Predicted 3D model of a 99-nucleotide RNA (Guanidine-I riboswitch aptamer) from Virgibacillus halodenitrificans JCM 12304.
The organism belongs to Virgibacillus halodenitrificans, within Bacteria.
The sequence was found by an Rfam model in a public genome assembly.
It matches the Rfam family "Guanidine-I riboswitch aptamer". Rfam links the family to the GO term regulation of gene expression. About the family: This family represents a conserved RNA structure found upstream of the ykkC and yxkD genes in Bacillus subtilis and related genes in other bacteria.
Its mean pLDDT, the model's own confidence on a scale to 100, is 85.
RNA sequence: AGAAACGUUUUCUAGGGUUCCGUAACAUGUCAUGUUAGUCUGGUCCGAGAGAAAACUCACAGCUAAGCUGUGCCACGGAGGGACAAAAGCCUGGGAGAU
Numbered sequence: 001a002g003a004a005a006c007g008u009u010u011u012c013u014a015g016g017g018u019u020c021c022g023u024a025a026c027a028u029g030u031c032a033u034g035u036u037a038g039u040c041u042g043g044u045c046c047g048a049g050a051g052a053a054a055a056c057u058c059a060c061a062g063c064u065a066a067g068c069u070g071u072g073c074c075a076c077g078g079a080g081g082g083a084c085a086a087a088a089g090c091c092u093g094g095g096a097g098a099u
Base pairs, nucleotide, nucleotide: 007056008055009054010053011052012051015046016045020043021042022040023037024036025035026034027033028032058072059071060070061069062068063067074094076097080092081091082090
């Protein structure tokens, strides 16, 4: 800049690990520092296609028409791999498969 679609974004949650903070133990030394621990509750952090909410678009229909209102379905799912400090319902992926 453009497009319109099983659309995009934000916030939150299920969940996740341990870079930082905090916490705990130990050690050193004088009131701080270091090591270890996520099999430490937590804060920062990551976070859902098939979870929630909101905003903005889009399609269709109607209308009292710079716009307003209404409708917008369904969704069982590995293993392996990838990233960030690391992991995950993150990405691969509405994938491979299943019905």